[in-house]
RNA sequence: UGAGUAAGCCGGGCAGCCGCGGGAGAUGUGCCGAAAGGCCGCUAACGAGGAAAGUCCGGGCUCCGCAGGGCAAGGAUAACGGGUAACGCCCGCCGAAGGCGACUUCAGGACAAGUGCAACAGAGAUAUACCGCCUUGCAGAGGACAGGGGCAGAGGAGCCGGACCGCAGGUUUUUGCGCUCAGUUCCCCGAUUCCUGUUCUCUGUCCAGGGCAAGGGUGGAAAGGCGAGGUAAGAGCUCACCCGGCGGCUGGAGACAGACCGCCGCUGUAAACUCUAUCCGGAGCAACACCGCGGGAGAGCAAAAGGCCGGCCCGGCCGCUCUCAGGAGGUGGCUUGAGCCCAUUGGCAACGAUGGGCCUAGAUAGAUGGCUGUCCAAGACAGAAUCCGGCUUACAGGCUUACUCACGAG
RNA sequence: GGUGUCAUAGCCAAGUGGUAAGGCAAGGGACUGCAACUCCCUGACUCCCCAGUUCAAAUCUGGGUGACACCUCCA
Numbered sequence: 001u002g003a004g005u006a007a008g009c010c011g012g013g014c015a016g017c018c019g020c021g022g023g024a025g026a027u028g029u030g031c032c033g034a035a036a037g038g039c040c041g042c043u044a045a046c047g048a049g050g051a052a053a054g055u056c057c058g059g060g061c062u063c064c065g066c067a068g069g070g071c072a073a074g075g076a077u078a079a080c081g082g083g084u085a086a087c088g089c090c091c092g093c094c095g096a097a098g099g100c101g102a103c104u105u106c107a108g109g110a111c112a113a114g115u116g117c118a119a120c121a122g123a124g125a126u127a128u129a130c131c132g133c134c135u136u137g138c139a140g141a142g143g144a145c146a147g148g149g150g151c152a153g154a155g156g157a158g159c160c161g162g163a164c165c166g167c168a169g170g171u172u173u174u175u176g177c178g179c180u181c182a183g184u185u186c187c188c189c190g191a192u193u194c195c196u197g198u199u200c201u202c203u204g205u206c207c208a209g210g211g212c213a214a215g216g217g218u219g220g221a222a223a224g225g226c227g228a229g230g231u232a233a234g235a236g237c238u239c240a241c242c243c244g245g246c247g248g249c250u251g252g253a254g255a256c257a258g259a260c261c262g263c264c265g266c267u268g269u270a271a272a273c274u275c276u277a278u279c280c281g282g283a284g285c286a287a288c289a290c291c292g293c294g295g296g297a298g299a300g301c302a303a304a305a306g307g308c309c310g311g312c313c314c315g316g317c318c319g320c321u322c323u324c325a326g327g328a329g330g331u332g333g334c335u336u337g338a339g340c341c342c343a344u345u346g347g348c349a350a351c352g353a354u355g356g357g358c359c360u361a362g363a364u365a366g367a368u369g370g371c372u373g374u375c376c377a378a379g380a381c382a383g384a385a386u387c388c389g390g391c392u393u394a395c396a397g398g399c400u401u402a403c404u405c406a407c408g409a410g
Numbered sequence: 411g412g413u414g415u416c417a418u419a420g421c422c423a424a425g426u427g428g429u430a431a432g433g434c435a436a437g438g439g440a441c442u443g444c445a446a447c448u449c450c451c452u453g454a455c456u457c458c459c460c461a462g463u464u465c466a467a468a469u470c471u472g473g474g475u476g477a478c479a480c481c482u483c484c485a
Base pairs, nucleotide, nucleotide: 001406002405003404004403005402006401007400008399009398010397012375013374014373015372016371017370018369020047021046024043025042028040030039031038032037049381053392054391056390057389058388059387060386061284062283063282064281074280075279076278077277078276080092081091082090083089094108095106096105097104098103109275110274114273115272116269117268118267130216131215132212133211134210135209136208137207138204139203140202141201142200143199144198145197146196147195148194153189155187156186157185158184159183162181163180165178166177167176168175224242225241227239228238229237243265244264245263246262247261248260249258250257251256288332289331290330291329294484296324297323298322299321300320301319306318307317308316309315339358340357341356342355343354344353345352346351376379411481412480413479414478415477416476417475420434421433422432428465436452437451438450439449440448458474459473460472461471462470
């Protein structure tokens, strides 16, 4: 310097003239009246608000009801501790939310007593299984392994005796031995293939049973979050960290807080019923008290005459006194009061205590206004009606104090 | 001055936590030669306004605005 936050205050000033209101004081050769007194006139002061508003809370006051107390109904309030005559108000503090911050906002008890509601969407709304993941059975396909059978074939052994060749003997022919080939029997191996069993994998688009709640999607909300382990698949199932609730322990006057211990994982809604705690009798100054002309109601007295009810009878009313109620009207209630200012003092504060000073609208058709001059920032919302303490709402503009953030300079 | 009730389409009016019924009027169409009657279709962006509670407000809560009634009982 700029942008803010909180608290408090002012909300046209001055001068002149005219006018209005209620008291006070003076008294005028004024007017009325027998008087008391009233009216008019005179004098100098005083004379709307922070909201006088809305009538939303709390009281004073007055009348009605009520012996006192309790319960029920109805209404109000709601963290905790103070203040106050009292309050749903104020102050301090706690918790939650917002803000970089000063600071602001909160109808801020309890849904873990019970009941109700949660439309639509979604498989499922206080519990569920649509898709999905896994598993078992069944059916099919494929691979691997094991066992068994076994063809072709290879090897070994035995038997057989046929043929060629070689050697030897007798020698016409033949005999023996050796070698090779073929045949046959047994044993062993045995690719491929067949059967059986085990195991693995895949498929079942629309098979059946079971397990799961991780993922998908719907919703304002889907049963703690996240990671790892674990598992057939999963899951607080287990563990670490975090969140929330209840109980204990510690600190604090308390709400509450805690990095401690144990148990638990419980949807939201009470400005839904309800439960818990506390408080409340009702009406309001057009309340109410007194006086109260006329009229009204009731009782008593008198009843002789008269009048009225279009003529007669009965009956009623018209008389006097007292009582009752309260409409018009008048007076009070009505402004000295939980009052305002200053100083000291206790308290963080709201507020309290002590001392001193002050009197500051009171109308009843309802007073505060108008004009002129001047100054400035050019005047907003708005007018008492029984009175206070608050809250809420409306409000042009200005001032003061404290604090915060950003930038710059010293 | 005090006390109470109400506000939903042009008019009347239901709805009281879950896409605001109905009637009259108005507009369009059908019927008719033309009308009337009758039949069909149509409309609430904000339920007087502003905030809050709630997933969700015409509805529940708070504040404001407007209208009406009573307190005049001696008729």
Two RNAs folded together computationally: RNase P RNA and transfer RNA, 485 nucleotides in total.